About this RNA:
A computed fold for a 104-nucleotide RNA from Nitrosomonas eutropha C91, annotated as Guanidine-I riboswitch aptamer. The source organism's lineage runs through Bacteria, Pseudomonadati, Pseudomonadota, Nitrosomonas and Nitrosomonas eutropha.

C1' cells in the first nucleotide's frame, strides 16, 4: 500500500460484579421485627461485548426515469492476534480509554 460509513438505535447472550431485593451467619428484641457481617450466596433488580447473537434505521452500489431528486425493486457491509496501565459507576467485568501501544 492493502484500509474501509471499518455508521448507529434496541432486545438478549458468554462474562460481571454486590448498591437495593433475596439467601447464609452472628447479635437484639416487645417476637411483629431491627442491627451488623457475607459474593470462597446458585439468584431478581443492575453492568455487559468492535473483534458474540437478532432485529431495526440510515449509508452505498445497480434498475426503473429524458435527467436529477424523491417513491419503489434487488443487492452490498468483508476480515480481526492483542497486553500491563488507567476510568466510571455501590462494584467489577469481554463496559470505556481501545479495531488503542504493540505483534502479524
Nucleotide at each position: 500500500a492493502u484500509u474501509a460509513c471499518u455508521u448507529u438505535g434496541g432486545g438478549c447472550u458468554a462474562g460481571g460484579g454486590u448498591u437495593c431485593c433475596g439467601g447464609c451467619u452472628u447479635u437484639c428484641c416487645a417476637a411483629g421485627g431491627g442491627a451488623a457481617g457475607u459474593g470462597a450466596c446458585u439468584g431478581g433488580u443492575c453492568c455487559g461485548a468492535g473483534g458474540g447473537c437478532c432485529c431495526g434505521a440510515g449509508g452505498c452500489u445497480u434498475c426503473u426515469c429524458c435527467a436529477u431528486a424523491a417513491c419503489g425493486a434487488a443487492g452490498c457491509g468483508c476480515c480481526a492476534c492483542g497486553g500491563a496501565g488507567g476510568g466510571a459507576u455501590a462494584a467489577a467485568a469481554g463496559c470505556c480509554c481501545g479495531g488503542g501501544a504493540g505483534a502479524u